Predicted 3D model of an 84-nucleotide RNA (c-di-GMP-I riboswitch aptamer) from a Chloroflexota bacterium.
Rfam family: c-di-GMP-I riboswitch aptamer. Rfam describes the family as follows. GEMM was predicted in a large-scale screen for bacterial structured RNA regulatory elements. Gene Ontology term of the family: cyclic-di-GMP binding.
The model forms 95% of the base pairs in the Rfam consensus.
The sequence was found by an Rfam model in a public genome assembly.

């Protein structure tokens, strides 16, 4: 340095709920709160869940756009610590 992650050191982040506020909407922002998590630091790259919209179909079942979700998986990228 690069793997790797411990009953180790400092700490860190913060779901579900509530309140307030943006959005059609999924979500999202502030605050409260802590199920949890070794990147639950960061990127919409591949997959994949939703939302909206067109279109189409209502025999089949499939599609285009736009957008959310990084704490859904993959990946890519950055970093505290220092056992094994």
């Nucleotide at each position: 340095g690069c793997a790797c992650g411990a009953c180790a050191a400092g700490g860190g982040c913060a779901a579900a709920c509530c309140c307030g506020g943006g959005g059609c909407g999924a979500c999202c922002c502030g605050g409260g709160g802590a199920c949890g998590c070794a990147a639950a630091g960061c990127c919409a790259c591949g997959g994949g869940g939703c939302u909206c919209g067109c279109g189409g179909a209502u025999c089949c079942a499939u599609g285009c756009g736009a957008g959310u979700c990084a704490g859904c998986c993959g990946g890519g990228u950055u970093a505290c610590c220092g056992a094994a």